[in-house]
Context: one part of a larger RNA
């Protein structure tokens, strides 16, 4: 000086990002128990009080169950045996669940309904699952999923749409507006456009042989290089549907008898302009907006307002009892966290051999 434990005068969260850490509390027995609820909870909610041995109760209550009686394994018998509390009274200690073990508690709010499950070794959560909802595939050699061959075969299932596979969502409760112009899916066939093929109009090429003095032209037939219209599906374009499919939900001016404000008009765009909740929010830049509420003194928290930069309806909205080693804010009780240290106990360091 460090580690680990113990105790501490007053005060008692002033420490500190945050009461981290420690303290309190703790058992059984009696009384008590609120909001608020999905009527089970919530609850060991909260708050209280009791706990030792003695003596009377009392060999009482109770257990237990022999002899004997009995036809009996029924029944009657009650010896022996083992044996308490309630309750009164007294006795001792600072102390009686005398030591170990053995919940600190409430209030408000947020996000997750909940029990689960996760980063084996920095992360346990508001993330993942979860019953439930809601689309939407798939009539069975099913979709879908595996398998070097156009495999065979296997899951899917010894299953059959109340079934199985994909998607999103996340208990319950109340409820999910409006856009289908653009991407997507689904249906649709008129019309345009479209490929291999079919198809061959037409052109080259070569060459019997014609013609020509000659260079050279002409050139069937056959082979061969190209090839015009035309005849060709899906699929695109094109019509329709569809948002719990990807998505998306204006802007400006003006206007009421103080003012302010605009139910009300006017225009310009859109596929339609954001309902209904909620709202400086895990979302609000200005922002420590603003009022309240709590404190002496609150950039956090709590209720409100709505100027939503840049909320919003299964990328789901608002509530929600119960649950949470979850995150915030605040009290109560307790404390060496802290005013501020100080002493002990051990084990290192460190000096010495």
């Nucleotide at each position: 000086c460090c580690g680990u434990g113990g105790u501490u005068a007053a005060g008692g969260a002033a420490c500190u990002c945050g009461g981290c850490a420690a303290a309190u509390u703790g058992a059984c027995c009696c009384c008590g128990u609120a909001a608020c609820u999905u009527c089970g909870g919530g609850a060991u909610a909260a708050g209280g009080g009791g706990u030792g041995c003695c003596u009377u109760a009392a060999g009482u209550a109770g257990g237990u169950g022999a002899a004997a009686u009995g036809c009996a394994c029924a029944a009657u018998g009650g010896a022996g045996c083992c044996g308490a509390a309630c309750a009164a009274g007294g006795c001792c200690g600072c102390a009686g669940a005398g030591a170990a073990a053995u919940g600190g508690c409430c209030c408000a709010a947020g996000c997750g309904a909940c029990u689960g499950u996760u980063u084996a070794a920095c992360a346990a959560a508001a993330a993942c699952a979860c019953a439930g909802g809601u689309c939407u595939g798939u009539g069975c050699g099913a979709a879908g999923u595996c398998a070097a061959u156009u495999a065979a075969g296997a899951c899917g299932c010894a299953g059959u749409a109340u079934a199985c596979g994909g998607a999103c969502u996340g208990a319950c409760a109340c409820c999910u507006g409006c856009c289908c112009g653009g991407u997507g899916c689904u249906g649709g066939a008129a019309g345009g456009u479209u490929a291999a093929g079919a198809g061959g109009a037409g052109g080259g090429g070569u060459c019997a042989g014609g013609c020509g003095c000659a260079a050279g032209c002409c050139g069937a037939a056959g082979c061969u290089c190209u090839g015009a219209a035309u005849c060709g599906a899906a699929g695109c374009c094109c019509c329709a549907g569809u948002a719990a499919a990807c998505g998306g939900c204006g802007g400006c001016c003006g206007u009421a008898a103080c003012u302010a404000u605009a139910a009300c008009g006017g225009u310009c765009c859109u596929a339609a302009g954001g309902u209904a909740g909620c709202g400086a929010a895990a979302u609000u830049c200005c922002u420590u907006g603003u009022c309240g509420g709590g404190u002496a003194a609150g950039u956090u928290c709590c209720g409100a307002c709505c100027u939503g930069c840049a909320c919003g309806a299964a990328u789901g909205g608002u509530g929600u009892a119960a649950c949470g080693a979850u995150u915030u804010g605040g009290g109560c009780a307790c404390u060496g966290u802290c005013u501020c240290a100080a002493c002990c106990a051990c084990g290192g360091g460190c000096u010495c051999g």
This is a predicted structure of a 353-nucleotide part of an RNA (large-subunit ribosomal RNA, domain IV) from an Ignavibacteriota bacterium.
The full RNA is in RNAcentral, with records from ENA.
NCBI's taxonomy places the organism under Bacteria, Pseudomonadati, Ignavibacteriota.